Small-subunit ribosomal RNA, 3' major domain from an uncultured bacterium, 468 nucleotides, folded computationally. The full RNA is in RNAcentral, with records from ENA and SILVA. It matches the Rfam family "Bacterial small subunit ribosomal RNA".

[in-house]
Context: one part of a larger RNA
């Protein structure tokens, strides 16, 4: 000077408390450990690994295993030398990769010749998801969106260092004010950026319809007032009033206002910490392999299963199940695509196919809601599991896809110790869309509908800041 203390003081945070809903018990999904295996590829390991890399393992992916092949190579550059190196038809062997035979054109392409490109053979070299993240770059997590971390000059101290940055107030904030051997400055804070909330102007199609006609229908004429769309502006600054405070910074209350004291949300992550993570995104030093640790292919595996843990989904029911009815969203996607309408099928789906490169057409049906019934049961709860018949995608659903119909109808009576999330359009609950993607979502990312309870307070638990 730091760090630490079951030392002290001040303060903050869904940290506790006050509440609401869960997890831990059940079944299933998914990840991990363990075990098994020819292989179950590799990485991630308290918080900060475990629905994580994986925004999607049937083949491919794929890195693993077995087998069959291959050696200038699946891919790149170079130069030298040589070259019937190319295209095409059919067949055979094979799991395929590949190998063999064969028909035809005849060196293949651009070329005026030269020449250039492509190809084969030989050589330098390629190649490696092999090792080291404790050799590294880059990127990322975390403390933490916490309020801190420093510098110049001056001053003090023999010096390490101190001061500034401490103190009195205040703030979300090293935010601001006052004081002070300090005076200034930088990186952070805040603001500048995006979005939502109000209004104005401009614009009016594919959007909208108040007034006038018209129609099954904003359909057509007409209009751009309204909604909406998307560009530019306005608006909020403790600006005004009262109180309080030290006459300050500020705090409390009020007015006006769509919005009030950071208006809500996002993006934005200081100096550094953890030799944190990643050599399997990429790049890269060193080491290692080079008829193999490279490359190609077929099949298998990553999907195993006594068990243990994490994260989720569905339930245990009446605030419910089933049947009927039928109103109101928003975000997005669409040409190797989205597909209306009609027909067939109980259904998944099939047939035909208008329209749409989209404010035009389409995915598109919102669901919770309302009415009837069931009457507390392992049930008309719950849906696992199994049987069977089908549908779709795809070369191919055996290992190992998703979905539909019929039958079967397991555990489960609200869950021990313990533990998690959340302070408002939040929790809870309800559905919808998208990325990945041939197919496959209970995961992830987004969207809207309905819409709470509670916070006395800071003694205690945890984490953090400042002074001592």
């Nucleotide at each position: 000077u730091g760090a630490c203390g079951g030392g002290g003081g001040c303060c903050u945070g869904c940290a506790c408390a006050a509440g609401c809903g869960g997890u831990g018990g059940a079944g299933c999904a998914u990840g991990u450990g363990g075990u098994u295996u020819a292989a179950u590829u590799c990485g991630a390991a308290g918080c900060a690994a475990c629905g994580c890399g994986c925004a999607g393992a049937a083949c491919c992916u794929u890195a693993c295993c077995a087998g069959c092949g291959u050696u200038u190579g699946a891919c790149a550059u170079g130069g030298u030398a040589g070259g019937a190196c190319g295209g095409u038809u059919a067949c055979c062997a094979g799991a395929g990769a590949u190998g063999g035979u064969u028909u035809c054109c005849u060196u293949c392409c651009c070329u005026u010749a030269c020449g250039g490109g492509a190809c084969c053979u030989a050589c330098a070299c390629a190649g490696g998801u092999g090792c080291u993240g404790c050799a590294u770059g880059g990127c990322u997590g975390u403390c933490g969106u916490c309020a801190g971390c420093u510098c110049g000059u001056g001053u003090c101290g023999u010096g390490a260092g101190a001061u500034g940055u401490u103190g009195g107030g205040u703030u979300a904030a090293g935010u601001c004010c006052c004081g002070c051997a300090a005076c200034g400055a930088g990186c952070g804070c805040a603001a500048c950026c995006c979005u939502c909330g109000u209004c104005u102007u401009u614009a009016g199609u594919u959007g909208c319809c108040a007034u006038c006609a018209u129609u099954u229908a904003g359909u057509u004429g007409g209009g751009c007032a309204c909604u909406c769309u998307a560009a530019a502006g306005a608006a909020a600054c403790u600006g005004c009033c009262g109180g309080u405070g030290a006459u300050a910074a500020g705090c409390c209350g009020g007015a006006g206002g769509a919005a009030g004291g950071u208006g809500g949300g996002g993006a934005u992550g200081a100096c550094g910490u953890c030799a944190a993570g990643u050599c399997c995104u990429c790049a890269u030093g060193g080491c290692c392999c080079u008829u193999a640790c490279g490359c190609g292919c077929u099949g298998g595996g990553c999907u195993a299963c006594a068990c243990a843990c994490g994260u989720g989904c569905u339930a245990c029911a009446a605030u419910g199940g089933c049947g009927g009815u039928g109103a109101c969203a928003a975000u997005g996607g669409g040409c190797a695509g989205c597909a209306a309408a009609c027909c067939c099928g109980c259904g998944a789906g099939g047939g035909u196919g208008a329209g749409c490169u989209a404010a035009u057409c389409u995915c598109c049906a919102a669901a919770a809601g309302c009415c009837g019934u069931c009457u507390c049961a392992g049930u008309u709860c719950g849906g696992a599991u199994c049987g069977u018949u089908c549908u779709c995608u795809g070369c191919a659903a055996c290992u190992c896809g998703a979905g539909a119909g019929c039958g079967c109808g397991a555990a489960g009576g609200c869950g021990g110790a313990a533990u998690c999330g959340c302070u408002a359009g939040u929790a809870a609950u309800c559905g919808u869309g998208g990325a990945u993607c041939a197919g496959c979502a209970u995961g992830c990312c987004a969207c809207g509908g309905u819409g709470a309870a509670u916070a006395c307070g800071u003694u205690c638990c945890c984490a953090g800041c400042c002074c001592u």